[in-house]
Context: one part of a larger RNA
């Protein structure tokens, strides 16, 4: 390849757009590409395959009989495709409501560390198992009052909320995306996924220029210790912030791909909407989300179980035994660091 597969055994691309390709809703019409079929002609011989028959049997021989494929007609239309017309249940708008740490920028605010400056104050602070290094009589710690200057926003805060992920978290404004619930007004399948492409994408890290309180690789000293290039302590630079570039990885995890149908229940909680109430409560339906539990059914078990790991149907990825190795070596990307793509010899 096939087939079987992907939560934890090897396996779901971090994430999204979306082009090509695949895959699609309901009716009607006519045609008849595919598709079925009827006949015709090719399908050489051996040989394949099936029925016989002949060498004592086989193996061999010999005899009949079969196909696909392909062209030529003639027919059948349920499907699949193509045309045409029409619908609304998928999608989308539009109208009315509603939540929200969803982007981005620009302002403002307080607690708290630090420092600087005055004033009070005097011998110790600080640290640890214990200690030293260390600050301190040039006045430290402590406590008042002013002032600077940078990051980070306690409480609210919730298996709460919003985003595709990454990832958002103090208040205020502007500018912006994107959901949900209601109505059915409007378009009418306009959808679904998606190699290649592109675009996003934590920290760390690189370039340029700012800024730098705290914290802290590296460093450096004190400790422990047989030794301590560590864990503990006291300093402490890059970074950690901003603007603008670049890198393209993470346990980028729900270790679980996207969509769409189905398929007991109970019970919490975020958004709407509807009933019922005299009613903001309480109840009871319904939709969208987030948790538990927990049938049936799956699973090697652990689990999952309407937010599927059930039943099913499209589409992409990707797997195929450890080790060599995510390596070498090309290629392509980066300024570099490296990334991506991906072997083999040998071994077990």
């Nucleotide at each position: 390849u096939u087939g079987g597969g992907c939560g934890u055994a090897a396996a779901g691309a971090g994430g999204g757009a979306g082009c090509a390709g695949g895959c699609g809703g309901c009716c009607g019409c006519a045609a008849g590409g595919g598709u079925c079929u009827g006949u015709g002609g090719u399908g050489a011989a051996a040989g394949a395959c099936c029925g016989a028959a002949g060498c004592u049997a086989a193996a061999c021989u010999u005899c009949g009989g079969u196909a696909a494929g392909c062209c030529a007609u003639g027919g059948a239309a349920a499907c699949c495709g193509g045309g045409c017309g029409g619908c609304u249940a998928g999608a989308g708008u539009g109208c009315g409501g509603a939540a929200g740490a969803g982007g981005a920028u620009c302002g403002u605010g307080g607690a708290a560390u630090u420092c600087c400056a005055u004033g009070u104050g005097u011998a110790g602070c600080g640290g640890u198992g214990a200690a030293a290094u260390g600050c301190g009589u040039a006045g430290a710690u402590a406590u008042a009052u002013g002032g600077a200057g940078g990051a980070a926003c306690a409480c609210c805060a919730g298996u709460g909320g919003c985003g595709a992920a990454g990832g958002c978290g103090a208040c205020g404004g502007u500018c912006u995306g994107g959901u949900c619930c209601g109505c059915a007004a409007c378009u009418g399948a306009c959808g679904c996924u998606c190699a290649u492409u592109c675009c996003c994408g934590a920290a760390a890290g690189c370039g340029u220029g700012g800024g730098g309180a705290g914290c802290a690789a590296a460093u450096a000293g004190g400790a422990u210790u047989a030794g301590a290039u560590a864990c503990c302590c006291u300093a402490g630079u890059a970074g950690u912030c901003c603007a603008c570039c670049c890198c393209g990885u993470a346990a980028a995890c729900g270790a679980u791909g996207a969509u769409u149908a189905c398929u007991a229940g109970g019970u919490g909680u975020u958004g709407g909407g509807g009933g019922a109430u005299u009613g903001a409560c309480c109840c009871c339906c319904u939709c969208a989300g987030u948790g538990c539990u927990g049938c049936a059914g799956u699973u090697a078990a652990c689990a999952c179980a309407a937010u599927a790991a059930g039943u099913a149907a499209u589409c992409c990825a990707c797997c195929u035994g450890g080790g060599g190795a995510g390596u070498a070596c090309g290629a392509c990307c980066g300024c570099a660091a490296g990334g991506u793509u991906g072997a083999a010899a040998c071994u077990c």